RNA sequence: AGUUGAUAAUGCCACAAUCGUCGUGAGGCGAUGUCGGAAAGCCACGGGUCUUUAUAACUGAAGACAGCCGGGUUACCUUC
Numbered sequence: 001a002g003u004u005g006a007u008a009a010u011g012c013c014a015c016a017a018u019c020g021u022c023g024u025g026a027g028g029c030g031a032u033g034u035c036g037g038a039a040a041g042c043c044a045c046g047g048g049u050c051u052u053u054a055u056a057a058c059u060g061a062a063g064a065c066a067g068c069c070g071g072g073u074u075a076c077c078u079u080c
C1' cells in the first nucleotide's frame, strides 16, 4: 500500500414496536428498545421502491428511502 472476515479482542450502529416532536405525505429527529449488521460510517451519481402533484393519456415535476441493489469515498482490529 492492498487484502481477508475463519479465529479472536476493543468497541460501534440500532430493525420492529412504543412515546414525544416536525412534515400534506413517504418519512425525519429524540428517548426507550435490540431484529440484525464487517462498513447497518458518509454521499441521492445510476437503478429501484415509496410520497405529493400536473396531464384525457403518453409522460413530466418536486420530494423520501444509504437497514433495496450498484457505485464513490473514509475507517478499528485481524488474516494474507
Base pairs, nucleotide, nucleotide: 002080005077012037013036017032018031019030020029021028022027035067041073042072043071045070046069047068048065049064050063051062052061053060054059
Molecule: c-di-GMP-I riboswitch aptamer
Organism: Candidatus Electrothrix gigas